[in-house]
Parts: sequence; C1' cells; structure tokens
RNA sequence: CGGGGUGUAGCGCAGUUGGUAGCGCGUUACGUUCGGGACGUAGAGGUCGCAGGUUCGAAUCUUGUCACCCCGA
Repeated sequence: CGGGGUGUAGCGCAGUUGGUAGCGCGUUACGUUCGGGACGUAGAGGUCGCAGGUUCGAAUCUUGUCACCCCGA
C1' cells in the first nucleotide's frame, strides 16, 4: 500500500426481504434466610465505533473515516 472480517448495555453475544433494540452473565431494590449464597419478582442501563447520503422510516442499504484481527505485497 491492496483485499477481507469484526465494532450493538459493565462483560460475552443475537438481531440483515429496512418498520418499537433483545438474550445470558453482571448490577440495583424487594421477597425468602439468623446472615450470606442459591432461588424468585421487579427495575435501571444502549441515539447500534464516528461523520455524511438514500428513504415516510436505517443496527440493517450506501459513501467516507477510526480502532482491532487475518491474508497478500
């Protein structure tokens, strides 16, 4: 320098014929317990790496760009 892949909640990931953003763990409160753990119930937490474009509507299509990984030179 060229090509490909990944980027979504604190962590690990799902979600692509474009139409309300989810799961597990963790976390907070409560219940249970003498207390803790385990278990149960409820909740908080994300403008989907960043910036544009298309569209009534974008995590999803498209352009650029950043970080990391792989291949080639």